This is a predicted structure of an 84-nucleotide RNA (c-di-GMP-I riboswitch aptamer) from Ammoniphilus oxalaticus.
Model confidence (mean pLDDT): 85 of 100.
The RNAcentral record of the sequence draws on Rfam.
RNA sequence: AUCAGAAAAGGGCAAAUCAUUUGAAAGAAUGGCGCGCAAAGUCACAGGUCUAAAGCGAUUGGCUAUGAUGGCUGGACUACCUGG
Numbered sequence: 001a002u003c004a005g006a007a008a009a010g011g012g013c014a015a016a017u018c019a020u021u022u023g024a025a026a027g028a029a030u031g032g033c034g035c036g037c038a039a040a041g042u043c044a045c046a047g048g049u050c051u052a053a054a055g056c057g058a059u060u061g062g063c064u065a066u067g068a069u070g071g072c073u074g075g076a077c078u079a080c081c082u083g084g
Base pairs, nucleotide, nucleotide: 002084003083004082005081012037013036017032018031019030020029021028022027035071041077042076043075045074046073047072048069049068050067055063056062
């Protein structure tokens, strides 16, 4: 430098759910908990998905991301341990 994650150590993260806060919503933050994760670390760049306040439209139904999701996939960048 590169590839891999069988075993091990020190550790790391934290789904559902509950409480509080926040947001129009989807969702997010903090705390508890512990489904899982070897990038479940970072970035909305491409695709997907969710929401639709404002706007458009027209008859209460529809369209639309500038909102959200990295624990949906790809991509970019970075990294602990062990082994080759």